A computed fold for a 381-nucleotide RNA from a Pyrinomonadaceae bacterium, annotated as Bacterial RNase P class A. The coordinates come from a structure-prediction model, not an experiment, and the mean pLDDT is 75. The model forms 95% of the base pairs in the Rfam consensus.

[in-house]
RNA sequence: GGAGCAGGCGGGCAAUCGCUUCUCACGGGAAGAGGAAAGUCCGAACACCAAAGGGCAACGAGCCGGAUAACAUCCGGGCGCCCGGGAAACCGGGUGACGACAAGUGCAACAGAGAACAGACCAGCCGCUUGCGGUGAUGGGUGAAACGGUGAGGUAAGAGCUCACCGGCGUGUCUGGUAACAGAUGCGGCCAGGUAAACUCCUCGUGGUGCAAGACCAAAUAGGGAAACGCUUGCAGAGCUGCCCGCUCAGAGUUUUGCUUCGGCAAGACGGCGUUUCCGGGUAGGUCGCUCGAGCCGGCCGGCAACGGACGGCCUAGAUGAAUGAUUGCCCUCGCCUUUAACGGCGGGAACAAAAUUCGGCUUACAAGCCUGCUCCAAAG
Numbered sequence: 001g002g003a004g005c006a007g008g009c010g011g012g013c014a015a016u017c018g019c020u021u022c023u024c025a026c027g028g029g030a031a032g033a034g035g036a037a038a039g040u041c042c043g044a045a046c047a048c049c050a051a052a053g054g055g056c057a058a059c060g061a062g063c064c065g066g067a068u069a070a071c072a073u074c075c076g077g078g079c080g081c082c083c084g085g086g087a088a089a090c091c092g093g094g095u096g097a098c099g100a101c102a103a104g105u106g107c108a109a110c111a112g113a114g115a116a117c118a119g120a121c122c123a124g125c126c127g128c129u130u131g132c133g134g135u136g137a138u139g140g141g142u143g144a145a146a147c148g149g150u151g152a153g154g155u156a157a158g159a160g161c162u163c164a165c166c167g168g169c170g171u172g173u174c175u176g177g178u179a180a181c182a183g184a185u186g187c188g189g190c191c192a193g194g195u196a197a198a199c200u201c202c203u204c205g206u207g208g209u210g211c212a213a214g215a216c217c218a219a220a221u222a223g224g225g226a227a228a229c230g231c232u233u234g235c236a237g238a239g240c241u242g243c244c245c246g247c248u249c250a251g252a253g254u255u256u257u258g259c260u261u262c263g264g265c266a267a268g269a270c271g272g273c274g275u276u277u278c279c280g281g282g283u284a285g286g287u288c289g290c291u292c293g294a295g296c297c298g299g300c301c302g303g304c305a306a307c308g309g310a311c312g313g314c315c316u317a318g319a320u321g322a323a324u325g326a327u328u329g330c331c332c333u334c335g336c337c338u339u340u341a342a343c344g345g346c347g348g349g350a351a352c353a354a355a356a357u358u359c360g361g362c363u364u365a366c367a368a369g370c371c372u373g374c375u376c377c378a379a380a381g
Base pairs, nucleotide, nucleotide: 001377002376003375004374005373006372007371008370009369011331012330013329014328015327016326017325019032020031021030022029023028034352038363039362041361042360043359044358045357046210047209048208049207058206059205060204061203062202063077064076065075066074067073078098079096080095081094082093083092084091085090099201100200104199105198106195107194121140122139123138124135125134126133127132128131148166149165150164151163152162153161167191168190169188170187171186172185173184174183175182176181214288215287216286217285224279225278226277227276228275229274230273231272232271234259235258236257237256238255239254240253241252261269262268295314296313297312298311300309301308302307332349333348334347335346336345337344
C1' cells in the first nucleotide's frame, strides 16, 4: 500500500416556507422517527372476559449457579465437539434445544458375504471321508459405521471362553467444589453402535383475547319502556223509509240477526289509537386510555461479569384518510480537473427503512465514506 472479515458512526449548523402537538402576555415561543421504528418470534406491564378442586389430552421448557418484573434473554462455570499453538501438561478462540436410546417400540440409501442377540467373499488355521465340515481369532476387501486392546492359559483350530494389565461403561466409598462436575480408589467381564427438532419415558410449566384491549360523553332516524291527557264499540248479512237514477247530484236514517276483554248495567279497569314529556340501550361523532417510564445522562460505590445501589442533573413525538417535509447558504467529507503544493473549479453525500399502548430481548436488512480490531498478500528499508 492492497484485499477480505467483524464491530461502530449512519454528516453538522443556520435561515425561509409548510405540517403535528403543547404553551401563550395572542406579537410569539417550545418540541417533533430508528438502530433497527421492521419481522411480530419469545417474555412482561396494562385492560377485559372466563374460572370449585383433581386428572387426561395438547403445547412448551430441559447441564449447573447467578442476573432480572419476567424470559426460549444475558453473565459466569461444567462437559462434548471443531480450529490454532505446544513434545506434553496445557493455553487461546469458536460452537452446542446439552435430561434419558443401559425401560419399551420404530427407522437407516448405496456398497458389501454380512448392518444389530451380524456375517464368511478372498486368503489363513484345524479336522477328516479331499471336497466337505469346523473357526470368526489373524490379514485383506466394502462401508459413515464390521461388535474393546496387548499377552498368557485353553483348544483339533479358535473366541472375554478364562486370567493379568490397559481402555470404556455402570456402581459404591472418599476428597475438592454451592452445584453441574472433576480426581482417587473398590466392585461387576458389563464390553453396551447411531438416532428422541422419531414415537416414547422422566421433571417442571402453561386459561383466553389484545389499545380495533377497555372506560366515559353522546346527535339525527327507526325501534324499546314509563307517565299524563284526549278519543274509544265496531264489523258482516237481510228488510223498511228517505234521496238519486241521461249527466250532474245523492249515497242517509231505522229495524232485526250473528260476533263483539272484565263487569247484570253504569262507572272504572285492561286493550287500541293519537299527542306531549321523560327514561334506558345503542350508532355516527367526540373525550380518555396516550406517554413520567422496570425512563435517559453523568461520575462514584459493590460485583469476575450480567447487573444492582445511593447521589446529582434532565423531560425527550403522541399523529388517527395518520404530522415529522422542501429550498437555500456555510462548514465537514468524498471523487474528478488544474496546480510543485496550497488556493481554486465542477459534481456527490446515497443504504436498510419510517413511530401508532408501553417496556425487556431475539432474529433479519443495511450504500458511499470514515474510524477501530483481526487475518492474508505485495513492496521497500
Rfam family: Bacterial RNase P class A. By type it is a ribozyme.